[in-house]
Order: sequence, then structure tokens, then C1' cells
RNA sequence: CAUCCGAAAGGGCAACCCCUUCGGGAGGAGGGGGCGCAAAGCCACGGGCCCAGAAAGGGCAGCCGGGCUACCGAA
Repeated sequence: CAUCCGAAAGGGCAACCCCUUCGGGAGGAGGGGGCGCAAAGCCACGGGCCCAGAAAGGGCAGCCGGGCUACCGAA
């Protein structure tokens, strides 16, 4: 120094609920509370689920897998 790993430290994110807002909808955005998370950062590539439904398409990354990136540094 790199990888694995995840003690400590500094922090980070934010389930679900409420309020506001965008959307036909799934769902998205902002604020408050705080379930949890070592990638709960990013990507829709595969599976899955949801919306729509003739087709086409849209959504969920905190469902599983995969890819990329990353703070700190004990055992």
C1' cells in the first nucleotide's frame, strides 16, 4: 500500500407514521419523529414483486443475485 474483515472513533443514511407536494397509478420530492443499516452510496443487467394493461411502457436498489465506487483501521 492492496484485499479480506468490522472493534473503536468521527460521522452518514432513514423503514414506517404524520404534514406538504408531483403522478391516472405503482411510486417520487421536501419537512418532522426514528425501525433499522458497514455500503440502507450508485447502476434496472438477471430473477422477483408492484402499477398499467391489447401492446408498448412505468416503478421498487431497505426483496434476492450481479456490477461500479467509497470514510475509518483494532484483532
Molecule: c-di-GMP-I riboswitch aptamer
Organism: Candidatus Fraserbacteria bacterium RBG_16_55_9